RNA sequence: GCCCCCGUAGCUCAGCGGAUAGAGCAGCAGCCUUCUAAUCUGUCGGUCCCAGGUUCGAGUCCUGGCGGGGGCG
Numbered sequence: 001g002c003c004c005c006c007g008u009a010g011c012u013c014a015g016c017g018g019a020u021a022g023a024g025c026a027g028c029a030g031c032c033u034u035c036u037a038a039u040c041u042g043u044c045g046g047u048c049c050c051a052g053g054u055u056c057g058a059g060u061c062c063u064g065g066c067g068g069g070g071g072c073g
Base pairs, nucleotide, nucleotide: 001072002071003070004069005068006067007066010025011024012023013022018056027043028042029041030040049065050064051063052062053061
């Protein structure tokens, strides 16, 4: 330098172009317990990496950039 994959909650990840963007774990509160842990219930938490474009409508499609991983030279 070229090619491929990935970027969504604190972490690990889902998410046929149309719902108020979800799950598990973590956090917080409650229940239970002599107390803790576990279980159970509830709850908090998001500029969907950035900027453009397409579209009635973009987390999703296209282009460029940035970051991470891999391959080739």

Model confidence (mean pLDDT): 81 of 100. This is a predicted structure of a 73-nucleotide RNA (transfer RNA) from a Propionibacteriaceae bacterium. NCBI's taxonomy places the organism under Bacteria, Bacillati, Actinomycetota, Propionibacteriales, Propionibacteriaceae. Rfam family: tRNA. Rfam describes the family as follows. Transfer RNA (tRNA) molecules are approximately 80 nucleotides in length.